[in-house]
Context: one part of a larger RNA
Molecule: large-subunit ribosomal RNA, domain V
Organism: Dolichomastix tenuilepis
RNA sequence: CUUGCAGUUAGACGGUAAGACCCUAUACACCUUUACUGCAACCUUGCAACAAAGGAAGAAGGCAAUUGUCUAGGAUAGGCGGGAGUUCAGUAUGAUUUAUCAUGUUGAUAAAUCACGUUGAUUUAUCAAACUGAACGCCCUUGGAAUACCGCCCUUUUUCUUUUUUUCUUUUUAUGAGUGAACAUAUUAAAAGAUAUGUUUUUCAGACAUUGCAUGGUGGGUAGUUUGGCUGGGGCGGCAGCCUCCUACAGAGUAACGGAGGCGCGCAAUGGUAAACUCAAACAAGUCAGAUAUUUGUUGGAGAGCGUAAUGGUAAAAGUUUGCUUGACUGCGAGACCGACAAGUCGAGCAGGAACGAAAGUUGGCCAUAGUGAUCCGGGAGUACUUGGUGGAAAGGCUCUCGCUCAACGAAUCAAAGGUACGUUAGGGAUAACAGGCUAAUGACUCCCAAGAGUCCUUAUCGACGGAGUUGUUUGGCACCUCGAUGUCUCCUCUUUACAUCCUGGCGCUGAAGAAGGUGCCAAGGGUUCGGCUGUUCGCCGAUGAAAGUAGCACGUGAGGUGGGUUUAGAACGUCGUGAGACAGUUCGGUCCCUAUCUGCCGUGG
Numbered sequence: 001c002u003u004g005c006a007g008u009u010a011g012a013c014g015g016u017a018a019g020a021c022c023c024u025a026u027a028c029a030c031c032u033u034u035a036c037u038g039c040a041a042c043c044u045u046g047c048a049a050c051a052a053a054g055g056a057a058g059a060a061g062g063c064a065a066u067u068g069u070c071u072a073g074g075a076u077a078g079g080c081g082g083g084a085g086u087u088c089a090g091u092a093u094g095a096u097u098u099a100u101c102a103u104g105u106u107g108a109u110a111a112a113u114c115a116c117g118u119u120g121a122u123u124u125a126u127c128a129a130a131c132u133g134a135a136c137g138c139c140c141u142u143g144g145a146a147u148a149c150c151g152c153c154c155u156u157u158u159u160c161u162u163u164u165u166u167u168c169u170u171u172u173u174a175u176g177a178g179u180g181a182a183c184a185u186a187u188u189a190a191a192a193g194a195u196a197u198g199u200u201u202u203u204c205a206g207a208c209a210u211u212g213c214a215u216g217g218u219g220g221g222u223a224g225u226u227u228g229g230c231u232g233g234g235g236c237g238g239c240a241g242c243c244u245c246c247u248a249c250a251g252a253g254u255a256a257c258g259g260a261g262g263c264g265c266g267c268a269a270u271g272g273u274a275a276a277c278u279c280a281a282a283c284a285a286g287u288c289a290g291a292u293a294u295u296u297g298u299u300g301g302a303g304a305g306c307g308u309a310a311u312g313g314u315a316a317a318a319g320u321u322u323g324c325u326u327g328a329c330u331g332c333g334a335g336a337c338c339g340a341c342a343a344g345u346c347g348a349g350c351a352g353g354a355a356c357g358a359a360a361g362u363u364g365g366c367c368a369u370a371g372u373g374a375u376c377c378g379g380g381a382g383u384a385c386u387u388g389g390u391g392g393a394a395a396g397g398c399u400c401u402c403g404c405u406c407a408a409c410g411a412a413u414c415a416a417a418g419g420u421a422c423g424u425u426a427g428g429g430a431u432a433a434c435a436g437g438c439u440a441a442u443g444a445c446u447c448c449c450a451a452g453a454g455u456c457c458u459u460a461u462c463g464a465c466g467g468a469g470u471u472g473u474u475u476g477g478c479a480c481c482u483c484g485a486u487g488u489c490u491c492c493u494c495u496u497u498a499c500a501u502c503c504u505g506g507c508g509c510u511g512a513a514g515a516a517g518g519u520g521c522c523a524a525g526g527g528u529u530c531g532g533c534u535g536u537u538c539g540c541c542g543a544u545g546a547a548a549g550u551a552g553c554a555c556g557u558g559a560g561g562u563g564g565g566u567u568u569a570g571a572a573c574g575u576c577g578u579g580a581g582a583c584a585g586u587u588c589g590g591u592c593c594c595u596a597u598c599u600g601c602c603g604u605g606g
Base pairs, nucleotide, nucleotide: 002606003605004604005603007601008600010599011598012597014594015593022428023427024426025425027424028423029420030419031418032417035225036224037223038222039221041218042217043216045214046213047212048211049210051171052170053169054168055167056166057165058164059163060162061161062160064158065157068154078153079152080151081150082149085136086135087134088133089132090131092103093102105129106128107127108126109125110124111123112122113121114120115119175205176204177203178202180201181200182199183198184197185196186195187194188193229239230238237257241263242262243261244260245259246258264409265307266366267365271325272324273323274322275321276320277319279303281299282298283297284296285295305314306313308371310369311368312367329352330351331350332349335346336345337344341410354363355362356361377403378402379401380400381399382398383397385396386395435482436480437478438477439476441475443471444470445469446468447467448466452462453461489564491561492560494556496552497551498550499549502527503526504525505522506521507520508519509518510517529543530542531541532540533539570588571587572586573585574583575582576581
């Protein structure tokens, strides 16, 4: 040098499993609830299926009767209209069960019947005339006059009757429930019997339950969903629209969870116009009156004021005051600014009809820049554009206007919160936890200056206030490799390195007499313990020892070990939460895989 064998696991960010932690997704699944919206279920009310009898009460209608007190007035005047007679008895007759109803007197004529010689009597029909007594009427009063009489009604009460409602009681055939028996059918069974269903009988309930339709409530029982974003990881906190300044680099624009502040209006004058005026402050003078009230003088270019934040502007006014007023108008608008869009801003001038001013002229709100919200949907006023066979209407359109902390403010819906350690998926080193990397605020260590302490004396020793560094062992910051996986604390085993040295070695200074020390320099050869408590590193304690060093090596080392802790699933306590559940709070329990291909190392051969 080459090639084997047997070992060992330090490395191949070794193998295994598209990380389970963390974040993201307008992903999923379960679970919870005083999230939202449904549904089942339950309750309420109405109607229906739905019958019968009786009692009570009520309502409506009918026949009949009854009732009606202002004052004045015979006196307890219901209203309106018609209206001059009405009723009873003298008095019986007929009909009739009674109640009750009808007739009623005199004379003449005609007819019929009976007795018949004339004639008389009775009945029926027609015509004419009409008796007595009693009660009531007109009177007097009144807005209104007679229950003298009649008609239509109001009001109170009552009897009878019809219909109906409510309630109570009862009945059974609807309907419901149950037991026993008989019968039938089916299954099983050798049979007896058992089970299920139906019919009859029977018991109870009973027109209520129940059921159907509709209605109002309750309603995590059940279902579908929502539960946002930015973010030096996420959560907690904060923020989101508009205005002003700085950052912003002398045009405009310009970010950050950069630094400061404001707004979600106000004003009928704080608007328009015409005219007039000039502030703040200081000094001096001057009754009460003082640092500061009102008054006067001088100086005073703005140091004031301008409704409000800031900035810009401004006294030949935009500030202050007065007079008159409503342009805080209608229809428009050349042309510009700004701007991704949508929006936003300025605007001469024209027409109409106005305000102020002598006029020229000015006026389409306020010195300017904040004081705000798209679309849909709906309301109001106007217009008369469309009017679906025609004429209307409804409805729609057009102009003006109103309704949104839609404030997550370019507004996903009219309408929405949580848990997951039982969790799942897609992804991410675009983003956290370990380790590494960068940095070095913090930490550790060194140096400079030297106020002071050290009796005196800055520097034997210590060293304030400050300053300059080194390191990469602390706590951090950043988020650069790794989330298709880089296993995380302690201990065991086995090392190796640095030196800012714990011991041992050699020196300097000393506030070093000696001994023992303090402090500093050189020095890494070797060494640097055993126990108790705790999962502990650390720490405290005990006993030794010359000493019981500080750190690095993925807080060295789990393809070497352990698994006590942390950090799954079970369970409990305390606390928090309505709850599901949660807790750098506690507690008991809890699967640690890999036969070595390569490199390295060790041993041993050709």